[in-house]
Predicted 3D model of RNase P RNA and transfer RNA as a complex of 462 nucleotides.
The coordinates come from a structure-prediction model, not an experiment, and the mean pLDDT is 76.
It holds a member of the Rfam family "Bacterial RNase P class A". Its family is annotated with tRNA processing, dimeric ribonuclease P complex and ribonuclease P activity in the Gene Ontology. Rfam classes the family as a ribozyme.

């Protein structure tokens, strides 16, 4: 100095006039003081905090899935461990960094794998390869059986290596060493990692396939919900039910559990209890039709809250002292302009600066707060990697 | 704020994780004195981007972009 990045912080300051919301303070006039982010976005998660009488149980649905830890919680974040890729040392072993992991279970069950292949898992006889019958132009053909050891096909084919056995062969035996499964020792909270000894037991691939295991959620969400004030027509129609396995409520569905349910009259039966119909009307519900109202106040910003120093801790993160108050609107304020610095672009440059022009990137709060993802002009900072120069 | 769908040739739509099709419309023959219609065939896809599961992705997940519906 140049390039790159899965990576941080930052993204205008001061000072004046004038304009607008809020708040305090004054009789008043008029002075104070604050005043749009790092993602305020997307609404993917998870809370506070409101309501709901059923929020216990259970199923369904959803999430979560290696171990430890932080958190108010989390699908977050922090160690750590195993897998795989991938860089660099290295003779091989083997270290060290850096990246992703949707990291539980395929001997609980059911499925899937098109094409090719003989054959895709209670999965194999296409072609070599052994041994027999036949025939032979002596090159080889057929037929009958053995056989998963080499080939071939495909993403994937019945553990490797090396001896023994065999008609050739095959864990068919045996020694290593691999996996799996039972058992022990050591380290380590743990996952896990070394190690040891037994058993020929060799049981593929896929769960972001159904699904099973281990753990978890009540449901709606500030348009949540509280209080005032004010006006209609506490209108009309129609259907179901009338203490019933009826109707509404809450919460997808069971269960529970609570709220509503009233006469009169008349016909017929009558075992004299009462049952059955029909009218009038009274009551919960459910659907249509019409009218009124939509107006204020509160919630509404003191918070799992910022900032400085220190203790604890590998960290995340959490104590402790000390200081800060930093928007609450509601067709919806948070801006204009002036000068000055800083930051960018051009242009000259006597490398001292000067002149010009720009305020430029993604973009606005609407109940909070932790976090994810995404967008981002420019300027510091970190890490890589080439190059000069001491 | 809360709850679904889509997205595929020019255009309207289909496709059980296994080669992306069908009408429409363009193009070129045929047939007619011509032109429509009618017959045959040809063209014509980065399945909205990305990244991941998988031997394979249009579907399966995740994130993002545009579009639409309903409820309040």
């Nucleotide at each position: 100095g140049g390039a790159g990045c899965a990576g941080g912080c930052u993204g205008g300051g001061c000072a004046g006039u004038c304009g607008c919301u809020u708040c305090c303070u004054g009789a008043a006039a008029g002075g104070g003081a604050a005043g749009a982010g790092g993602a305020a976005a997307g609404u993917c998660c998870g809370a506070a905090c409101a309501c709901c009488g059923c929020a216990a149980g259970g199923c369904a649905a959803c999430g979560a899935g290696c171990c430890g830890g932080a958190u108010a919680a989390c699908g977050u974040c922090c160690g750590g461990g195993c897998a795989u890729c991938u860089c660099g040392a290295u003779u091989u072993u083997u270290c060290g960094g850096g990246a992703u992991g949707a990291c539980g279970a395929c001997a609980a069950g059911u499925g899937c794998a098109a094409c090719a292949g003989a054959g895709a898992a209670u999965a194999g006889a296409c072609c070599a390869g052994c041994c027999c019958c036949g025939a032979u132009u002596c090159g080889u053909c057929g037929g009958a059986g053995u056989g998963a050891u080499g080939g071939g096909u495909g993403a994937a084919a019945a553990g490797g290596u090396g001896a023994g056995g065999u008609a050739a062969g095959a864990g068919c035996u045996c020694a290593c060493c691999g996996g799996c499964g039972c058992g022990g020792u050591u380290g380590g909270u743990a996952a896990c990692a070394a190690u040891c000894g037994c058993g020929g037991c060799c049981a593929g691939g896929u769960a972001a396939a159904c699904u099973c295991c281990u753990c978890g959620u009540g449901g709606u969400g500030c348009a949540a919900g509280a209080c005032c004030a004010a006006a209609u027509a506490g209108g009309g129609a129609a259907a179901u039910g009338c203490u019933g396995u009826u109707g509404a409520g809450c919460u997808g569905c069971c269960g529970g559990c609570u709220c509503a349910c009233a006469g009169u009259c008349c016909c017929g039966a009558u075992u004299c209890g009462u049952c059955g119909g029909g009218a009038c009307a009274g009551c919960c519900u459910u659907u249509c039709c019409g009218g009124g109202u939509a107006g204020g106040u509160c919630g509404c910003u003191c918070g799992a809250a910022c900032g400085a120093u220190u203790c604890g801790g590998u960290a995340a993160c959490g104590g402790a002292u000390c200081g800060u108050c930093u928007a609450g609107a509601u067709g919806a304020a948070u801006g204009a302009u002036u000068g000055c610095c800083g930051u960018c672009c051009c242009g000259a440059u006597u490398c001292g600066u000067c002149g010009g022009g720009a305020u430029u990137a993604c973009a606005a709060a609407a109940u909070u707060c932790g976090g994810c993802u995404u967008a981002c002009a420019g300027g510091c900072c970190g890490c890589u990697c080439c190059a000069u120069u001491g | 704020g809360c709850g679904g769908g889509c997205g595929u040739a020019a255009c309207u739509c289909a496709a059980u994780g296994g080669u992306a099709g069908a009408g429409u419309g363009u193009c070129a023959g045929c047939u007619u004195c011509c032109c429509a219609a009618g017959c045959u065939g040809a063209a014509a896809g980065u399945u909205g981007c990305g990244a991941g599961u998988u031997c394979g992705a249009g579907c399966c997940u995740c994130g993002u972009c545009g579009c639409c519906c309903g409820c309040u």